[in-house]
Context: one part of a larger RNA
């Protein structure tokens, strides 16, 4: 910037990508067949392999913002708790999120039209012949189906709903004056399971971030104070105590004041 006014949503699909594999086992059946040895097509069932797409309930990993024990120094006067430093000091665990080794799904089923190939009716050519007119069947291949992406598909579609003044000239597009500045989006801000920026999404009087309350989950029994022990230490107060990312509420706090763009019935 185009799509002959401007905007929001929601479509159409021309056309483009994608996917497309296989296998063992069971039943038909030890049947058809075969003299035996074997040993089937159809069908129908069920269980993998590898490959893909999605999630994270479960398994397992991460998890330097949870929690715990711990060792050495240094510090807060000491002593109790506690900081800091040493790879996150080091050991054990661990929410969210992201992730496999973990789940859950996918290929298909179905149709159309063919390939080699098999037919029907059939003449040239009283016969025979799938072709020659005609008319059937037939592959993981091709064209639907299935998933995506998609009107710059410039052949720029299509639907629904919103928005827009008057006066002169002027045929009319259009110009000048006054007025006005719509619907509608952007800047700004507060985020985001969105993201490199942009973008895209929620939100700016509203649950959009924090906070705060309760709830999870997580650690695993806090400090302090009883009490037993000489003391290590252990018990009870008590499933205590802290407790990220999560879930549910909650206007305490911060999205403040504001500003642009866009125009007037469309050649």
């Nucleotide at each position: 910037c185009g799509c002959a006014g401007g905007a929001u949503g929601c479509u159409u699909g021309a056309g483009a990508g994608g996917a497309g594999c296989u296998g063992u086992u069971c039943a038909u059946a030890g049947u058809a067949c075969g003299a035996g040895a074997g040993g089937a097509c159809c069908u129908g069932a069920a269980c993998g392999g590898a490959c893909g797409c999605a999630c994270c309930u479960c398994u397992a990993g991460u998890g330097u913002u949870c929690c715990a024990g711990u060792u050495g120094u240094c510090c807060c006067g000491c002593c109790a708790g506690g900081g800091g430093c040493a790879u996150c000091g080091c050991u054990g665990g661990g929410u969210a999120g992201c992730u496999a080794u973990g789940u859950g799904c996918g290929g298909a089923a179905c149709g159309g039209a063919u390939a080699a190939c098999c037919g029907c009716u059939g003449a040239a050519a009283g016969c025979a012949u799938c072709u020659a007119a005609g008319c059937g069947g037939g592959a993981a291949a091709c064209c639907g189906a299935c998933c995506u992406c998609g009107a710059g598909a410039u052949u720029a579609g299509g639907c629904a709903u919103c928005c827009c003044g008057g006066g002169c000239c002027g045929c009319a597009a259009g110009g000048c004056c006054c007025c006005u500045g719509a619907a509608g989006g952007c800047c700004c801000c507060u985020c985001g399971a969105a993201g490199a920026c942009u973008a895209c999404g929620a939100g700016g009087a509203g649950a959009u971030a924090g906070g705060c309350a309760g709830g999870g989950u997580g650690u695993g029994g806090a400090a302090g104070c009883g009490c037993a022990g000489c003391g290590a230490u252990g018990c009870g107060u008590g499933a205590a105590g802290c407790u990220a990312a999560c879930c549910u509420g909650u206007a305490c706090u911060a999205a403040u004041c504001g500003g642009c763009c866009g125009u007037g019935a469309g050649g």
Model confidence (mean pLDDT): 91 of 100. A computed fold for a 267-nucleotide part of an RNA from a metagenome, annotated as large-subunit ribosomal RNA, domain VI. Its Rfam family is "Bacterial large subunit ribosomal RNA". On this family, see Cannone et al., BMC Bioinformatics 2002: "The comparative RNA web (CRW) site: an online database of comparative sequence and structure information for ribosomal, intron, and other RNAs". The full RNA is in RNAcentral, with records from SILVA.